[in-house]
Context: one part of a larger RNA
RNA sequence: UUGGGCGUAAAGGGCGUGUAGGCGGCUUGGCAAGUGGAUGGUGAAAUCCCUCGGCUUAACCGAGGAACUGCCGUCCAAACUGCUUUGCUUGAGUCCGGGAGAGGCGAGUGGAAUUCCCAGUGUAGCGGUGAAAUGCGUAGAUAUCGGGAGGAACACCUGUGGCGAAGGCGGCCCCCUGGUUGGAUACUGACGCUGAUACGCGAAAGCGUGGGGAGCAAACAGGAUUAGAUACCCUGGUAGUCCUAGCCCUAAACGAUGGAUACUUGGUGUGACUGGGAUUGAAUCCAGUCGUGCCGAAGCUAACGCAUUAAGUAUCCCGCCUGGGGAGUACGGUCGCAAGGCUGAAACUC
Numbered sequence: 001u002u003g004g005g006c007g008u009a010a011a012g013g014g015c016g017u018g019u020a021g022g023c024g025g026c027u028u029g030g031c032a033a034g035u036g037g038a039u040g041g042u043g044a045a046a047u048c049c050c051u052c053g054g055c056u057u058a059a060c061c062g063a064g065g066a067a068c069u070g071c072c073g074u075c076c077a078a079a080c081u082g083c084u085u086u087g088c089u090u091g092a093g094u095c096c097g098g099g100a101g102a103g104g105c106g107a108g109u110g111g112a113a114u115u116c117c118c119a120g121u122g123u124a125g126c127g128g129u130g131a132a133a134u135g136c137g138u139a140g141a142u143a144u145c146g147g148g149a150g151g152a153a154c155a156c157c158u159g160u161g162g163c164g165a166a167g168g169c170g171g172c173c174c175c176c177u178g179g180u181u182g183g184a185u186a187c188u189g190a191c192g193c194u195g196a197u198a199c200g201c202g203a204a205a206g207c208g209u210g211g212g213g214a215g216c217a218a219a220c221a222g223g224a225u226u227a228g229a230u231a232c233c234c235u236g237g238u239a240g241u242c243c244u245a246g247c248c249c250u251a252a253a254c255g256a257u258g259g260a261u262a263c264u265u266g267g268u269g270u271g272a273c274u275g276g277g278a279u280u281g282a283a284u285c286c287a288g289u290c291g292u293g294c295c296g297a298a299g300c301u302a303a304c305g306c307a308u309u310a311a312g313u314a315u316c317c318c319g320c321c322u323g324g325g326g327a328g329u330a331c332g333g334u335c336g337c338a339a340g341g342c343u344g345a346a347a348c349u350c
Base pairs, nucleotide, nucleotide: 004321005320006319007304008303012318014201015200016199017198021194022193023192025088026087029084030083031082033081034080035077036076037075038074039073040072041071042070049065050064051063052062053061054060091191092188093187094186096183098181099180103177104176106174108172109171110154115149116148117147118146120144121143125136126135162169163168206247207246210243211242215241216240220236221235222234223233258317259316260315261314262313263312266295267294268293269292270291271290272289273288274287275286276285299306300305323350324349325348332343333342334341335340
């Protein structure tokens, strides 16, 4: 490379927007590049293959044929691909008037709780554990009550509930704003799918700037435990956690399952919307679309399991895998303030 694969054995890029490229609905006419047919030239000889012949055979040699799967030209065909052209509406999108939502950004605001400060009541303990001790407390703690400060997070509602491409998003109100979904005509007329490079986003931790700092808490200190205990438990406690503008770019970034389209028995929940019957009305019931769960048929699977939200049946495009270790290391390149990231071997060894 071919082939085979990627839920768990090696393997889906963390996620999106989108360039080149690849692929692409129904239909009319034209062209004839691909494609198919016919034919001409060329495709040196030798070799290979077939037939005949020459050395006693064979190897070898001679003759003829075929072949040389290719290239170039001419003529014909027009189904398919392509190019061009004419239409179409089912793919895609737009208009209209609705819906749901922790989707995003910014500003404001609320209560509970923890801690601290001030003041009152009050007295000897509090705290903590398996048990203790360190620690706090007669300089009046803990408890309780009143007042105040400040930061962070939003109990109940809360739900295999919702939204978002992913990361993720949760008190309340307001401004700005993205996506999505049901309905109903009308409109555009293939405008589509995927997507190397590129660009953007990307939990936590971490980095540098300036703030902030209640609680929690790496490091650190002490007390225990223990043979030891650089731990688990306890008392403290600094970075950090929060804000700001900017870096970093990783993860079990997981559904360990790339995206799109079509098709393929069912059952039962739930979220959003629409229509219908009924009703005073809500609910319930029936039907449809979109989303999200569970259970299971065929089928698939090594099994586990998946099963209309496929891991089934097919097509298109991208990414990735190719024994374990060495190693996500070295070297080089590139990005980064750094930490380090991305790309990514070999010797050797089993």
Record summary
Small-subunit ribosomal RNA, central domain from an uncultured bacterium, 350 nucleotides, folded computationally. The full RNA is in RNAcentral, with records from ENA.